Description:
Model confidence (mean pLDDT): 79 of 100. A computed fold for a 140-nucleotide RNA from uncultured Nocardioides sp., annotated as SAM riboswitch aptamer (S box leader). Of the family's consensus pairs, 97% are formed in the model. Taxonomically the source falls in Nocardioides (Bacteria, Bacillati, Propionibacteriales, Nocardioidaceae).
[in-house]
């Protein structure tokens, strides 16, 4: 750098001691009934990983395009392993992650609503949707 995911879900102990919620800012929260980090031991989860079944591709075979070969197929029907993608279910030895709030939530865009002003329409606190930006994981 590409892709998928991110409104589910899962905590107890020991050290430790005064901070954390990613970074800024605001907000709201967790925290001496003990933050961060570190260790032990559980638990989620189902990315990777197994296995099962479906669909499609590719393939292989017919069949058709004025005869053959190439090549082509919306319009022909078939295939035993083997391949590759998507989908659905199972599974939990292992590699990873995770384990207070939505990725706490808001910051830029778009739309709708309520509000105030109004001449076309402006505005910016609120509220709801959708997208973006950032992060986080995972697999390449």
């Nucleotide at each position: 750098c590409u892709c998928a995911u991110c409104g589910a879900g899962a905590g107890g102990g020991g050290c430790a001691g005064a901070g954390g919620g990613a970074c800024a800012c605001g907000g709201c929260c967790c925290g001496a009934c003990g933050a961060a980090g570190c260790c032990c031991c559980g638990g989620c989860a189902a990315c990777c990983c197994g296995c099962c079944g479906c669909g499609c591709g590719a393939c292989c075979u017919c069949c058709g395009g004025u005869g053959c070969a190439c090549c082509c197929g919306c319009u022909c029907a078939g295939g035993g392993a083997a391949c590759g993608c998507g989908c659905g279910g199972c599974g939990a030895c292992g590699g990873u992650g995770c384990u207070a709030a939505u990725u706490c939530c808001g910051u830029c865009c778009c739309g709708c609503g309520a509000c105030g002003a109004g001449a076309g329409u402006c505005g910016g606190c609120c509220g709801c949707g959708g997208g973006g930006a950032a992060g986080a994981u995972g697999a390449g």